Background: Transfer RNA from a Phycisphaerales bacterium, 72 nucleotides, folded computationally. The prediction has a mean pLDDT of 81. RNAcentral holds the sequence, with entries from ENA.

RNA sequence: GCUGCUGUAGCUCAGUGGUAGAGCGCUUCCUUGGUAAGGACGAAGUCGUGGGUUCGACUCCCACCAGCAGCC
Repeated sequence: GCUGCUGUAGCUCAGUGGUAGAGCGCUUCCUUGGUAAGGACGAAGUCGUGGGUUCGACUCCCACCAGCAGCC
């Protein structure tokens, strides 16, 4: 330099055009003499950045950024 993959909650990851979820973790509460385990509720997201297409974009297209892998 070229090619491919990945980027979504604190962490690990789903989500192939109709307005974003799970597990673990965290807060509060219930349960217990107390802890652990268990249960209930809740918070936490400008979906890497900027444009484009579309009535509508996490999703499709382009560029850029970061990481990983491969080739030279």
Its Rfam family is "tRNA". By type it is a transfer RNA. Gene Ontology term of the family: triplet codon-amino acid adaptor activity.